[in-house]
RNA sequence: GGGGUGGGGUGUGAUGGUCGCGGUGCGCCGGCUGAAUGGGCGUAUCGAGGAAAGUCCGAGCUCCACAGGGCAGACUGCCAGGUAACGCCUGGGCGCCGAGAGGCGACGGAAAGGGCCACAGAAAACAGACCGCCCUUUAUCCAAGGGUAAGGGUGAAACGGUGGGGUAAGAGCCCACCGCGCGUCCGGCAACGGGCGUGGCACGGCAACCCCCAGUCGGAGCAAGGCCAAGUAAGCAGCGAGACCCGGCCCGGGUCGUUCGAGCUGCGGGUGGGCCGCACGAGGUGGCUGGCGACAGCCAUCCCAGAGAGAUGACCAUCUGGCCGCCGCAGGCGGUCAAACAGAACUCGGCUUAUGGCCUCACCCUCCUC
RNA sequence: UGGCCCGUCGUCUAAGGGCAAGACACCGGUCUUUGGAACCGGCGAUGGUGGUUCGAAUCCACCCGGGCCAA
Numbered sequence: 001g002g003g004g005u006g007g008g009g010u011g012u013g014a015u016g017g018u019c020g021c022g023g024u025g026c027g028c029c030g031g032c033u034g035a036a037u038g039g040g041c042g043u044a045u046c047g048a049g050g051a052a053a054g055u056c057c058g059a060g061c062u063c064c065a066c067a068g069g070g071c072a073g074a075c076u077g078c079c080a081g082g083u084a085a086c087g088c089c090u091g092g093g094c095g096c097c098g099a100g101a102g103g104c105g106a107c108g109g110a111a112a113g114g115g116c117c118a119c120a121g122a123a124a125a126c127a128g129a130c131c132g133c134c135c136u137u138u139a140u141c142c143a144a145g146g147g148u149a150a151g152g153g154u155g156a157a158a159c160g161g162u163g164g165g166g167u168a169a170g171a172g173c174c175c176a177c178c179g180c181g182c183g184u185c186c187g188g189c190a191a192c193g194g195g196c197g198u199g200g201c202a203c204g205g206c207a208a209c210c211c212c213c214a215g216u217c218g219g220a221g222c223a224a225g226g227c228c229a230a231g232u233a234a235g236c237a238g239c240g241a242g243a244c245c246c247g248g249c250c251c252g253g254g255u256c257g258u259u260c261g262a263g264c265u266g267c268g269g270g271u272g273g274g275c276c277g278c279a280c281g282a283g284g285u286g287g288c289u290g291g292c293g294a295c296a297g298c299c300a301u302c303c304c305a306g307a308g309a310g311a312u313g314a315c316c317a318u319c320u321g322g323c324c325g326c327c328g329c330a331g332g333c334g335g336u337c338a339a340a341c342a343g344a345a346c347u348c349g350g351c352u353u354a355u356g357g358c359c360u361c362a363c364c365c366u367c368c369u370c
Numbered sequence: 371u372g373g374c375c376c377g378u379c380g381u382c383u384a385a386g387g388g389c390a391a392g393a394c395a396c397c398g399g400u401c402u403u404u405g406g407a408a409c410c411g412g413c414g415a416u417g418g419u420g421g422u423u424c425g426a427a428u429c430c431a432c433c434c435g436g437g438c439c440a441a
Stems, first nucleotide, its partner, number of pairs: 001366010013319007021047009049341001053352002056350005061221004068251004073217005078092005093107001094105004108212002113210002115206003130152002132148006160178006179201001180199008225276003235267005242256004283302008320338008371440007380394004388424001396412005417433005
């Protein structure tokens, strides 16, 4: 110099000004029963995102019972840790990919049981034998009987692999190494790794099929829910002893009701204002300490949108940057642009998806020069 | 804003992990003077990208599109 890997930050460039829009505080004005919250003007201050998105996970909060028991169901799945919690994150193990930095992994169990493995192939899990090889009948061919599983062929997958011995031919039949199982010792919290011994191999794959094991999960969602105001309805007719919380079922519990009639259906009507929830929070920023890290603790400091169908835009000046053109090219002048994805609506923590560019850190490979 | 469901030829429906089937429509041919009907033949699809599996329309994940419900 070139190529690459993994992060972090920023993100309608910066500063100033004018006008406009929304919220909040303060001040002033108007209104005077027509419910209440309120209206107008001035001033001060604040005013979108890293994803506000998808609604895919997990929580807070609220109501249903203080969230109970059993079955069913759903989800998660190497180990340890972090966290309010998680299917998230961190570290580690193992496997695969890459030359490397590094990347990816739903990664428990197939000797508890059931099921499936199309086509091809002799045979698809019980074992068995199409071609072949060897032996016998038999001296040869054919044929028959027996032995064999090395070789061929099929398939995604064929009953350990390679080499040697052995044999009629062969075969874990025997041996060495590798793989696998079992036992034991060592290291590690563990996943797991390593050593030694032993078995000769008996255990094919699929659990993102059922299932088993371990663990988690009650339901609904801010249109939750609470308060106030206004209006209606102590309305009519029918059914009526149960109805509802309650969701897939059962148990159990609760509320209302069975003379004063709950509830359901139909008719006829009313409201569709306001306030709280709702912006101080598992909060942001900086520092110190502990930890490999995720993160935690302590101290300091900051207050930072919020409404209702829903406010954040326009212009000007200077600077900066990109692109284009010209010139007398260390540079100057002119023009143009300042951009991608995208817009908060109860709130957080994640994941996923979309995203033009700029800045920056660490590391890997390769080439050149000293 | 919240909750839920569904995507297969142009249209309507099939396909219990194993060659994507049928009807209507469309195109060509036969028949007919011509058209229709009938008969024969053809064209044409699993919303997309990954994953699991020997093998995916089917199972799983994430997107894309459409629809329904809720004071």
Notes
Model confidence (mean pLDDT): 76 of 100. Two RNAs folded together computationally: RNase P RNA and transfer RNA, 441 nucleotides in total.